[in-house]
RNA sequence: ACUAACCUUCAGGGCAGGGUGAAAUUCCUGACCGGCGGUGAUGGCAUGAGAAUGCCCGAGCCCGCGACUCCCCGUACGCCUAAGAGCGGGGACUGACUUGGUGAAAAUCCAAGGCCGACGGUUACAGUCCGGAUGGAAGAAGGUUGCA
Numbered sequence: 001a002c003u004a005a006c007c008u009u010c011a012g013g014g015c016a017g018g019g020u021g022a023a024a025u026u027c028c029u030g031a032c033c034g035g036c037g038g039u040g041a042u043g044g045c046a047u048g049a050g051a052a053u054g055c056c057c058g059a060g061c062c063c064g065c066g067a068c069u070c071c072c073c074g075u076a077c078g079c080c081u082a083a084g085a086g087c088g089g090g091g092a093c094u095g096a097c098u099u100g101g102u103g104a105a106a107a108u109c110c111a112a113g114g115c116c117g118a119c120g121g122u123u124a125c126a127g128u129c130c131g132g133a134u135g136g137a138a139g140a141a142g143g144u145u146g147c148a
Base pairs, nucleotide, nucleotide: 003146004145005144006143007142008141009140010139017029018028019027031128032127033117034116035065036064037063038062043056044055045054046053047052060115061114069092070091071090072089073088074087075086077084097113098112099111100110101109119131120130121129
């Protein structure tokens, strides 16, 4: 270095201004936001005589994943049965893009226009407020031990 087990830490942003109204950050206008991994012609930086090598940036709507909700199986607890929060596994559900430019090559770059966003709550309909959530998690970083 690789690999396995375990441990620790971390892991989401956003309605300014205006209008209507008894009431709206929920409607209208307008504003704002974009989790994780992959891909990402090009580009940038560093080293090198060169060949080359290393690093960095880089997709909400391309691929995959996570969060919400629901279902099934197993399981700790329990004298037994039922119910059951918890834990493990499986499944269902799971949004949205075009045009032009450059180029050998772009659904990723540049430009323009467009589109999307769980559930419950609410004096009136919520991606942005409040809540489950001081939760969970895709994963990221680090550490310990073992093997060779």
Molecule: FMN riboswitch aptamer (RFN element)
Organism: Brevibacillus fluminis